The part of an RNA shown here (small-subunit ribosomal RNA, 5' domain) has 524 nucleotides and comes from a metagenome. It matches the Rfam family "Bacterial small subunit ribosomal RNA". Its family is annotated with ribosome and structural constituent of ribosome in the Gene Ontology.
[in-house]
Context: one part of a larger RNA
RNA sequence: GAUUGAACGCUGGCGGCAUGCCUAACACAUGCAAGUCGAACGAGGGUGAAGGGGCAACUCUUUACCUAAGUGGCGGACGGGUGCAUAACACGUAGGGAUCUGCCCUAAAGUGGGGGACAACCCGGGGAAACUCGGGCUAAUACCGCAUAUUCCCUAAGGGGGAAAGCUGGGGACCGUAAGGCCUGGCGCUUUAGGAUGAACCUGCGUCCGAUUAGCUAGUUGGUAAGGUAAUGGCUUACCAAGGCGACGAUCGGUAGCUGGUCUGAGAGGAUGAUCAGCCACACUGGGACUGAGACACGGCCCAGACUCCUACGGGAGGCAGCAGUGGGGAAUCUUGGACAAUGGGGGAAACCCUGAUCCAGCAAUGCCGCGUGUGUGAAGAAGGCCUUCGGGUUGUAAAGCACUUUAAGUGGGGAGGAAAGCCUUAUAGUUAAUAGCUAUAAGGGAUGACGUUACCCAAAGAAUAAGCACCGGCUAACUCUGUGCCAGCAGCCGCGGUAAUACAGAGGGUGCGAGCGUUAAUC
Numbered sequence: 001g002a003u004u005g006a007a008c009g010c011u012g013g014c015g016g017c018a019u020g021c022c023u024a025a026c027a028c029a030u031g032c033a034a035g036u037c038g039a040a041c042g043a044g045g046g047u048g049a050a051g052g053g054g055c056a057a058c059u060c061u062u063u064a065c066c067u068a069a070g071u072g073g074c075g076g077a078c079g080g081g082u083g084c085a086u087a088a089c090a091c092g093u094a095g096g097g098a099u100c101u102g103c104c105c106u107a108a109a110g111u112g113g114g115g116g117a118c119a120a121c122c123c124g125g126g127g128a129a130a131c132u133c134g135g136g137c138u139a140a141u142a143c144c145g146c147a148u149a150u151u152c153c154c155u156a157a158g159g160g161g162g163a164a165a166g167c168u169g170g171g172g173a174c175c176g177u178a179a180g181g182c183c184u185g186g187c188g189c190u191u192u193a194g195g196a197u198g199a200a201c202c203u204g205c206g207u208c209c210g211a212u213u214a215g216c217u218a219g220u221u222g223g224u225a226a227g228g229u230a231a232u233g234g235c236u237u238a239c240c241a242a243g244g245c246g247a248c249g250a251u252c253g254g255u256a257g258c259u260g261g262u263c264u265g266a267g268a269g270g271a272u273g274a275u276c277a278g279c280c281a282c283a284c285u286g287g288g289a290c291u292g293a294g295a296c297a298c299g300g301c302c303c304a305g306a307c308u309c310c311u312a313c314g315g316g317a318g319g320c321a322g323c324a325g326u327g328g329g330g331a332a333u334c335u336u337g338g339a340c341a342a343u344g345g346g347g348g349a350a351a352c353c354c355u356g357a358u359c360c361a362g363c364a365a366u367g368c369c370g371c372g373u374g375u376g377u378g379a380a381g382a383a384g385g386c387c388u389u390c391g392g393g394u395u396g397u398a399a400a401g402c403a404c405u406u407u408a409a410g411u412g413g414g415g416a417g418g419a420a421a422g423c424c425u426u427a428u429a430g431u432u433a434a435u436a437g438c439u440a441u442a443a444g445g446g447a448u449g450a451c452g453u454u455a456c457c458c459a460a461a462g463a464a465u466a467a468g469c470a471c472c473g474g475c476u477a478a479c480u481c482u483g484u485g486c487c488a489g490c491a492g493c494c495g496c497g498g499u500a501a502u503a504c505a506g507a508g509g510g511u512g513c514g515a516g517c518g519u520u521a522a523u524c
Stems, first nucleotide, its partner, number of pairs: 001524004006520005013371006019364002021329001026327003030324003035074003040071002044067010081282003090207007099199002104195008112146001114144002121136006152161003166187006174181002208254003215245003220242008257279004261272004284305005307318004335361001337360003343357001344355004374404004384395004408465001411459004418451001423445009468513005473494003479508005489496002
C1' cells in the first nucleotide's frame, strides 16, 4: 500500500447492488418447511335433483357434485442445512472394465382366462395415554396361480424356467332391456433391445506438519475352491504358500472437508477455501437392517445410550447442522414477515394442490458504487474568537445582505415492464369408418402481480430536512497560545514531560479523508 463474512470508539442524509453465528456439530418453547392422485378402489359424511312410501316428521331407490379417514400408485434418496468425521481413490485430473439405472426417448412383441385374501366398516375386549388384540363382511392398477413367449434367463445343448391391469374420451351401422359388446383415441401395464441421464467400482499422478514417531502388518500378501454382490476383488470362508509396506519416510501422532476460485504480488510465489458453483461427509451419540430403480434414509423404522417432556408408575413421546425465533457461548452476525405473480421441483389427463426451494419485503454504513447536505454575488475586509512587536495579523468571501436553483427527502397526481403459457374459439395437418374425440402447428380472444404507495414521469412550496472523524516533533501533509512541571499524561519506531513543551491537556488556526473517519485483529 492492498484486502476483510470483521469487531470497537465517535459520527451518521438518501438510493442501487451484494453480504450478514467465523464462537457451542451447545440445548431448544411455538408455527411452518412433502405431499399429491376420486380419470386405480370399496365404504362413510354433506348438498342438490328425480322417483316411490308416508297426513307429517321422515325414510327408501337412482343420479350429479363436494369432502377425505382407509386400501393402492408416484414422490418423501430431489430440493434445503452444516463441516463433525476424514490425510482417504475423500477431492482434483487423466484413464479403465466386471456393472445397475424409476421417470424420459427410439424400436419390437403382448395386454387372454381364473382365484383367495386384508384394511376401511361392524361387533367385542385391553390400556391413563400412546396405542393394541380377537371375530365377521368387502373392492381394486393390492396379492397369487394358469395360459401364451417376438425377444429374455439357465443348460450337461437333450431340455428347463419366466409376464401383464386396468382407467378414461368419442362414436355411424349391428347385437343387447340396460350396463355394455363392437369400432376408435388417450393414459397406463408386461417382456425385450438400444439410447439418454444418474450411480457404483478399479487405476496412474497430485494434495499440510512432526524422525524429540523407524520399523509396521496375520485376512496380513498371493494362489485354489466356494459363498456373496448390480458388479471386479480377502469382500467373506476353507485349504495352501510366506509373503506385503518402509529414509523416494511406512507406521504413529497432530491439524484439516477437497476443488473451481478468493486475497495479495510485476511475476514466481505466499495466504486462504464466507457468499456462488462441483464433489464428499454428517443429521442428538453409537449400531443395524427394511422398503425401494435409487437410502443403510435430516423432518422413515428397530436396538442401545445421554438428555428433555407426559404418566393413573404399568408405560409412553421427542430430536431446528430446514425457515423464522429462544436461551447459552461470544468482540460479534438479522424478521417468530409476504407470495406461489415469475423460475424450478413433486403429484395429477387436466383444472389444480403442495413447495420457509425460490422470488420479494424487513433489520444492520457490514462492504462496494452513485447522489446530496446548496449556487452565484458579496470588503464596511462587520461583530465575536485567537495571536500580537499593540502598528496590526488571522479566522475570511467565510458570515450577514442581495439574486437564484430545487437533485435527493417530504406532499399530491399519473404510470410501464417483469405475463405468456396453461384456458377458450377458429383454421390446417395427422389418427380414424367419422365432418366426433384426441394430438401437433398457426391465428385470434380474455384472465392471472407477492413485490407495490414499484421503476419512471409531472406539479406546487421552500435553502428549506442533511458533516463528521482523525491528525499537525521526525518518519508524514499540517503551528501558535495557555495550563501542567519526569507530575498528569503521550507513544507504531525514534522518543516527549524535571517552569519558556510545535510531542501531555485545552483553545485558536491548519492538514488529510469524508457519510464516514480512526483504532484493534488478520493475510500478502